This is a predicted structure of a 528-nucleotide part of an RNA (small-subunit ribosomal RNA, 5' domain) from an uncultured bacterium. The full RNA is in RNAcentral, with records from Greengenes.

Context: one part of a larger RNA
RNA sequence: GAACGAACGCUGGCGGCGUGGCUAAGACAUGCAAGUCGAACGGACCAAUGUAUUCAUAUAUUGGUUAGUGGCGAAAGGGUUAGUAACGGGUAGGUAACGUACCCUGUGCUUUGGGAUAGCGUCAGUUGCUUCGGCAACUUUCCGAAAGGGGCGGUAAUACCAAAUAAUAUCAUUUGUCGAUAGGCGAAUGAUCAAAGAUUUAUCGGCACGGGAGCGGCCUGCCUCCUAUCAGCUUGUUGGUGAGGUAAUGGCUCACCAAGGCAUCGACGGGUAGCGGGACUGAGAGGUUGACCCGCAACAUCGGGACUGAGACACUGCCCGGACCUCCACGGAGGGCUGCAGUAACGAAUAUUGCGCAAUGGGCGAAAGCCUGACGCAGCGACGCCGCGUGUAGGAGGAAGUCUCUCGGGAUGUAAACUACUGUCAGGGGGAAGAAAGUGCGCUUCGGUGCAUUGAUCUAACCCAGAGGAAGUCACGGCUAACUUCGUGCCAGCAGCCGCGGUAAGACGAAGGUGGCUAGCGUUGUUC
Numbered sequence: 001g002a003a004c005g006a007a008c009g010c011u012g013g014c015g016g017c018g019u020g021g022c023u024a025a026g027a028c029a030u031g032c033a034a035g036u037c038g039a040a041c042g043g044a045c046c047a048a049u050g051u052a053u054u055c056a057u058a059u060a061u062u063g064g065u066u067a068g069u070g071g072c073g074a075a076a077g078g079g080u081u082a083g084u085a086a087c088g089g090g091u092a093g094g095u096a097a098c099g100u101a102c103c104c105u106g107u108g109c110u111u112u113g114g115g116a117u118a119g120c121g122u123c124a125g126u127u128g129c130u131u132c133g134g135c136a137a138c139u140u141u142c143c144g145a146a147a148g149g150g151g152c153g154g155u156a157a158u159a160c161c162a163a164a165u166a167a168u169a170u171c172a173u174u175u176g177u178c179g180a181u182a183g184g185c186g187a188a189u190g191a192u193c194a195a196a197g198a199u200u201u202a203u204c205g206g207c208a209c210g211g212g213a214g215c216g217g218c219c220u221g222c223c224u225c226c227u228a229u230c231a232g233c234u235u236g237u238u239g240g241u242g243a244g245g246u247a248a249u250g251g252c253u254c255a256c257c258a259a260g261g262c263a264u265c266g267a268c269g270g271g272u273a274g275c276g277g278g279a280c281u282g283a284g285a286g287g288u289u290g291a292c293c294c295g296c297a298a299c300a301u302c303g304g305g306a307c308u309g310a311g312a313c314a315c316u317g318c319c320c321g322g323a324c325c326u327c328c329a330c331g332g333a334g335g336g337c338u339g340c341a342g343u344a345a346c347g348a349a350u351a352u353u354g355c356g357c358a359a360u361g362g363g364c365g366a367a368a369g370c371c372u373g374a375c376g377c378a379g380c381g382a383c384g385c386c387g388c389g390u391g392u393a394g395g396a397g398g399a400a401g402u403c404u405c406u407c408g409g410g411a412u413g414u415a416a417a418c419u420a421c422u423g424u425c426a427g428g429g430g431g432a433a434g435a436a437a438g439u440g441c442g443c444u445u446c447g448g449u450g451c452a453u454u455g456a457u458c459u460a461a462c463c464c465a466g467a468g469g470a471a472g473u474c475a476c477g478g479c480u481a482a483c484u485u486c487g488u489g490c491c492a493g494c495a496g497c498c499g500c501g502g503u504a505a506g507a508c509g510a511a512g513g514u515g516g517c518u519a520g521c522g523u524u525g526u527u528c
Stems, first nucleotide, its partner, number of pairs: 001528004006524005013388006019381002021346001027343002030341003035072003040069002043066011079299003088224008098216003103212008111163004119155001120153002124139006140151004169192010197204003225271003232262003237259008274296004278289004301322005324335004352378001354377003360374001361372004391421004401412004425469001427464003434458002438453006472517005477498003483512005493500002
């Protein structure tokens, strides 16, 4: 000199764009952060209309709401950096050793049955009303304080099961061909595996097998911090054969066999640490760093485990154990902010328990739409960068005040007053285009088109008034731009280094003046 996720002191007008728990991966009250589909299914409730009659019931249709069964999603998105020195990351490759829901595309198919189960509920009970006939509500019944759990009866499906059919699929056997090998590509025969329907009737689905795209699993080479005051380490260890397991290779696991494997080119141990794109600095080489944004990894109170599924060993799923917290009728239950806000604590230190799904994106849905603390916005903080303003012109040898003085003067200083103007920003009014693409209804020659409608938030022009509302901070001995007076008297104090202060201090304190930067200035910390 430059930089910062900064902090502290003094000060502080406006706007734009960014950015904001670096400490306790310590603990969390409260609310929200993952739902959706009635065009998969049977019910329940409400409304309208029609029919029947015993006139308040039954039944049918349509519309709406939806607890449950079922489907898809919940493995994404969001957070954090504890662990990890390699099962990670970066880069270049391999997979003749693999997977893939949704999406695109090709071929073929979508036949016939069955038994359950949820919702619901009989019997019975309690309460209320009663014209004493019944009706209504709640409870199916049992256990339980609760959370919840068990039993009985009948019922639906794109839930579940069975059967049929089937190759370009899989497996086995035989065989051809290609190949250096591993093996690849074919042929024949045998065996095996499937399906589901919905509606507004021309769409959406379902099943099997291919291909693609995108995404992922696994493997290999090279690179990837400090330490030798860590020198030897290793028994599933290193390799083989066989088997198991996996989507798949492999000591991944197991049985047997061999005795190997790694290491001064640093094994093993210890310490530290997420890695990269990048960021800062520097002429560069290099040094430092990994906040925000993007890619990858890991984690979700601590430890372990699997289930479901195309995908997890799963942040707001399940089970077990530990610690902690909450409820309890003491028998038992419940919880997990390293999501967004917010709380106390910690700390030098870091924000609102805001608005909206209008846009972009995601999930579900045929769609309308619903959900979305992702996201879009607003709020707070000079935390940073950038822009603008706090007036402009004229105005005296030069008011007053203040400071200084050799008492003549000099400085503040065109500065002020005063005169003439301007109107940025803030203030008051005024409000357009735009960020909107879509969506609904109608017409259509299917290209479009008419009408209606969708903005949380942001915003221009223009008008009004009037210099009004808007300047500080640090330094002034040398380094280093900028000097005098008074006070103090080795005291009080200053200080980055040299050093100032013991009676005339340009170095302390104050005042006047001056210099630097300026909505900031200075100090501290850290890096180059």
Model confidence (mean pLDDT): 81 of 100.